Description: Predicted 3D model of RNase P RNA and transfer RNA as a complex of 464 nucleotides. It holds a member of the Rfam family "Bacterial RNase P class A". Gene Ontology terms of the family: ribonuclease P activity, dimeric ribonuclease P complex and tRNA processing. Rfam describes the family as follows. Ribonuclease P (RNase P) is a ubiquitous endoribonuclease, found in archaea, bacteria and eukarya as well as chloroplasts and mitochondria. Model confidence (mean pLDDT): 77 of 100.
This record gives sequence, structure tokens and C1' cells, in this order.
RNA sequence: CAGGGUGACUGGGUGAUCGCGUCGGAGUAAUCCGCCGAGGAAAGUCCGGGCUCCACAGGACAAGGUGGUGGGUAACGCCCACCGACCGCAAGGUCAGGGAAAGUGCAACAGAAAAUAGACCGCCGAUGGCCGCUGUAAUGGCGGAUCAGGCAAGGGUGAAACGGUGGGGUAAGAGCCCACCGCCGCGACGGUGACGCCGCGGGCACGGCAAACCCCACCUGGAGAAAGGCCGCGUAGGCAGGGAUUCCGAGAACUCGGAGGGAUGCGGUUCGCAUCCCUUGACUUGCGGGUAGGCCGUUGGAUCCGUACGGCAACGUACGGAGUAGAUGCAUGGUCGCCGACUCCGCUCUGCGGGGUUACAGGACCCGGCUUAUAGGUCGCCCACCGAG
RNA sequence: GGCCCCGUCGUCUAGCCAGGUCUAGGACAUCAGGUUUUCAUCCUGGUAACACGGGUUCAAAUCCCGUCGGGGUCA
Repeated sequence: CAGGGUGACUGGGUGAUCGCGUCGGAGUAAUCCGCCGAGGAAAGUCCGGGCUCCACAGGACAAGGUGGUGGGUAACGCCCACCGACCGCAAGGUCAGGGAAAGUGCAACAGAAAAUAGACCGCCGAUGGCCGCUGUAAUGGCGGAUCAGGCAAGGGUGAAACGGUGGGGUAAGAGCCCACCGCCGCGACGGUGACGCCGCGGGCACGGCAAACCCCACCUGGAGAAAGGCCGCGUAGGCAGGGAUUCCGAGAACUCGGAGGGAUGCGGUUCGCAUCCCUUGACUUGCGGGUAGGCCGUUGGAUCCGUACGGCAACGUACGGAGUAGAUGCAUGGUCGCCGACUCCGCUCUGCGGGGUUACAGGACCCGGCUUAUAGGUCGCCCACCGAG
Repeated sequence: GGCCCCGUCGUCUAGCCAGGUCUAGGACAUCAGGUUUUCAUCCUGGUAACACGGGUUCAAAUCCCGUCGGGGUCA
């Protein structure tokens, strides 16, 4: 150099002209003038908050989410640092990374056997029996096949075969025994902790899946600017249907109290509580009718930038400075010139001329994140397997 | 602007919630052959799909996450 890793930034400039929107000014008005006018993602709406309304004595059960440890933060599923596992030579990257000795469940096909293991090929046949040879007074000795039986080393199946490698041992084998590794338990030390490291003991008992149910710990009330508030305008309690339609006591009526039942609310359910009704009807379903205007909320905030200090960092504190998008059928656009950037072609090639391209995308109450899209360009830091110099 | 749901042959769907012979089944359509003098009907056979990317798992149409596309609803 080529290659690789990682963290950031930028993402056109300027002029003319025709238009659009808010605001300010002039004008009776029509209209005119001036200022300003999208983003790094404004996007997806996936998380978390602010804000607003509804709900909120309390209990129980659900439902949903998160999941190594410590910190940051208003909060988070985000960020930082560290730990562990895996990948990479490395820089570095990925991880929903608690529990499988609480319980339930799943594992197709293949295979002998798939979680209470099991025996197809294979190995052995020490022991008991069988056959042959041989010996003794008798028990025997040797050889063979493998009936009983023993084994799980090797082969084979599978994603996975019930610790691994080596040695001893044995009839053959096997944690049966030993060494190392792994695993489990206990203890000491270091660390806030996840965890690391060391020592001792145990022959191994406890395989995988929880993005299967589940268990444990923690978190979550519901809805969202069409939230919500104010003003104005309008309709008139219209038609059809459902609907508990009880009991007792006091009392002159009307009403009051209790029991039972019904409805609504407590924005998952229920217990429970509150209100209303059963007194001719609380409540409710469908149809029909009306309005479809204005203002606020609404943009100055967990804001941005710089410096100093604290912290490994995320970030925090202090001081100084900056600070005009606010539409509501919904503005921010079109055309042309010049200069950039990239690329192609030609030529008389330190350059000139011509052509083409210039991304993704657009606010709608506001913030913090994540994710996704993005032509072209720029910068910082780091790595050294292979190749070249 | 908010909220909710869905995506499997050309079309309508089963399978998903309990992952495995799913090489994904069925109907209509389509193609080829047969039957018929011919067409239709009927019979036989074929072609044809898990929206896309990643993760969990031995294994994903199915479980999880993210994109893309479509639909519904809300004063």
C1' cells in the first nucleotide's frame, strides 16, 4: 500500500424569478411591503416519560412485560463499566445471560435403546451345565462349541447414547482402581457484586428444551391532543323494542326503615363498597333528528453550545452564552444561471470542452431512546493471519 | 394523528394457539390425456404457495424480534 475493526461528522452553496404559510407594518377594502419557514432520521409508532382527563378504602386472583452484576437517568426493554459463554490470529463482535435435584410436558425419522436407559453386530464364557481326550481309589487336568450367563471397550444410528483422555486391572469389560481434565460439595483469600483464584473432600449421583406450560425476583390503574378546557350555534326529549315489576314493619296521607331482586360505576375479573330503581319503570338496544364554527392547550424545554471541576465511562455540578417552524384539508415548492462534488466521453492532456447524476425523506402536543431508509464525501483511533514492497 | 387486526398455490381456505412422515392438504381455476361425431359433464394425472430479514431450537408455515404490504376503527 492493499485488507480488516471501530467511533463520529456532513449530506450542497449562491443569485434571479413565479408561488405558498405564520407573524409584524400600511390600507376602509382589494392588496402591498418586511422577517422567518423541516430532519438526521421529522419515518416505524417499538419502548420509556412529561402533560391532560377518568378512576383511586382495601383484599384476592388473573393479564402483560423485564431477567448476569454494579452504576447513570425523570424513566426505560435505553446508555456506561465490569463478569461469564461463544466467534475471530488480532483490533473487536454476538448473547431474552435467573431456575431443568418443585411439578407437568416435548424429542419426528433413524436406531437394539431417547431419560425409571438399553443390547443388533460384537467381546467373553472365569462360574454352572454339554461334548471330546486324558488321569486317579476319589476330587481332577487339557481342549472345543456356546445352553445358562457376564460385558458395554469397539462398530453402526442419531441433533443428542448416561463424564473425557491415558494407564493399571480383568475371562471379557466397566470409576472397578489410579493420574490429569471436567463435575459436585465444603472452606480460605480477592472483589460492593456478578465472579475469579487456591486448598481439601467425593467416584460421579444431577443430559437437552422454559423465545413449552411453569417457578422465582422486580415492574405495570386506564385512555390518549380526535386527551382536555372555554365560548358560540343547533335539535328537544321523537319512533319502535327489551326491562326486575316482590315481601315485612312504622305511619293519617305522603313518606321512612329493613330484606330480596335488578341496573350502573369502581376502565381485566371477583369479594366488597357507592348510587339509582322495583312506587309503573332505573337502565338499555336500534332507528330517526341536529351541529360539523372559533379560541386555548401549542411550543422555552429533563433545551442547545462552550469552559472548569468530579467520575474509567454513561453522566452530574457550577459559571457564561445562545435561542423566531407552528399549519388545521393541512405552508416550506417549481424553473433558470453560476460555483461545488461524483462520474462518463472527446481533445491540441499540469488542463480544456461537452453530457449525465446529486440520496433517503418530509413536522402536527412535547421530550429521551431503539429500529429501519440514505447518492456522494470527510475525519479520528486501533489490528497485523496471509500477500507485496 | 391515535388504536386494533391480518398476510399460505391465480382465487377461497386447512394446518399455527400443543414445533417433527409438511416433500404443506382441499375446493374452484389452469394444463395434458381419456370418454364423445364434437362441445359440455365426468374420469385420471400434472403445474402451482408459507410476504421479507434475523434469532431461539437438533428441527420453525407454527415461537420471538424487526421490516414491508393490506384492512378495520376512533369527534